[in-house]
Context: one part of a larger RNA
Molecule: small-subunit ribosomal RNA, 5' domain
Organism: bioreactor sludge metagenome
RNA sequence: GAGUGAACGCUAGCGGUGCGCCUAACACAUGCAAGUCGAGUGGGUUUAGACCCACGGCGAACGGCUGAGUACCACGUUGGAACCUUCCCCGGACUCAGGGAUAACCCCGCGAAAGCGGAGCUAAUACCGGAUGGUCCCGCAAGGGUAAAGCUUUUGCGGUCCGGGAGGGGCCUGCGGCCUAUCAGAUAGUUGGUGGGGUAACGGCCUACCAAGUCUAUGACGGGUAGCUGGUCUGAGAGGACGACCAGCCAGAAUGGAACUGAGACACGGUCCAUACUCCUACGGGAGGCAGCAGUGAGGAAUCUUCCGCAAUGGGCGAAAGCCUGACGGAGCGACACCGCGUGAAGGAUGAAACCCUUUUGGGCGUAAACUUCUGUUCUGAGGGACGAAAUUUUUGACGGUACCUCAGGAGAAAGCACCGGCUAAUUCUGUGCCAGCAGCCGCGGUAAGACAGAAGGUGCAAGCGUUACUC
Repeated sequence: GAGUGAACGCUAGCGGUGCGCCUAACACAUGCAAGUCGAGUGGGUUUAGACCCACGGCGAACGGCUGAGUACCACGUUGGAACCUUCCCCGGACUCAGGGAUAACCCCGCGAAAGCGGAGCUAAUACCGGAUGGUCCCGCAAGGGUAAAGCUUUUGCGGUCCGGGAGGGGCCUGCGGCCUAUCAGAUAGUUGGUGGGGUAACGGCCUACCAAGUCUAUGACGGGUAGCUGGUCUGAGAGGACGACCAGCCAGAAUGGAACUGAGACACGGUCCAUACUCCUACGGGAGGCAGCAGUGAGGAAUCUUCCGCAAUGGGCGAAAGCCUGACGGAGCGACACCGCGUGAAGGAUGAAACCCUUUUGGGCGUAAACUUCUGUUCUGAGGGACGAAAUUUUUGACGGUACCUCAGGAGAAAGCACCGGCUAAUUCUGUGCCAGCAGCCGCGGUAAGACAGAAGGUGCAAGCGUUACUC
């Protein structure tokens, strides 16, 4: 000098665009944040609309948050083979005839509650076996095995199997990126093989047996620290430091563990177990998980509203109308940052007054003010008033009566902060007297202090200016 997710002090007119718990991955009151489908199905309530319960389907594995852990194929990049893939697209084939249950509901019972048990009825795109099968699977072959579901007003939406695609994901691999040797040896599923198991798939992934390997001063193993990257800051560059916001990947969801369902999870707002904590209880037993959006307490130098709307974009469901969406779009708060604008303009004296200095004569503040003539950015009031909305004829705007435009009023309402010994632009007076104090370094202050304090003047920056912290 440049920079910051900054903080603190003094000060403060406006707008735009961004950003806003870096600390306790501390604890959380309250509300909302994932539903939807009656064109799959049964029932209940109701005077019609209509609503509700349950079965069933799809979604809830996305989106949103956080960075605790992780030095790891976690990430970045390169190459690869032994894989999976709901929904979507393309192509081919099929969609036959049946069966038994069960929830809701009714009845009974238990419990404070959460909830649970028994008996009875019933449906389906729920469940089950049978048939048919092919380019599907196993097998050298013979042969064996495996499917479906209906709904509907048009007639469309579906269902099953196979092949291909797109997008997504799992796996392997070369290379790359922290500190420490005051860590020198580490390792028994360890390294390899065979048989078996397991997985969507390869593999010590697991298991039995066999062999004795494998890694290591090119730093194994251990310890410390840390999410990684695109990038950001700085620098002429090389490099150094960092990884807020935005984007990609990974990891986590009170802590530890586990599986279920499913195309996909070992699953933030699912389940089970254990632990700690909080709450309810009739003491028998139960409920909970904000690192979602707001918000509260705590910690801290420090970080916002318990706001509006689904109008746009995107997502889920639905044939659609539509419903849901704290994603998102917006508004609010904060000079936290960057950018822009204003706080008036022109004229106006050998130059008012006050104040300061002075060699007592003058000098400074200073065209500065007054005064005259203007202007209206901003401001205030009134009137008008959007784009964003659309493929499409109609409808639909939270923001918002906002931006913007016009008219009127009025110089009226808008300047501070730091510094002035040298570095370093800018100096005098008074007070103080090694005191009070200053200070980034050198150093100032003990009676004439350009260095302390005040004043006048000046210098620098300016809605900011300084200080502190950190990086280059």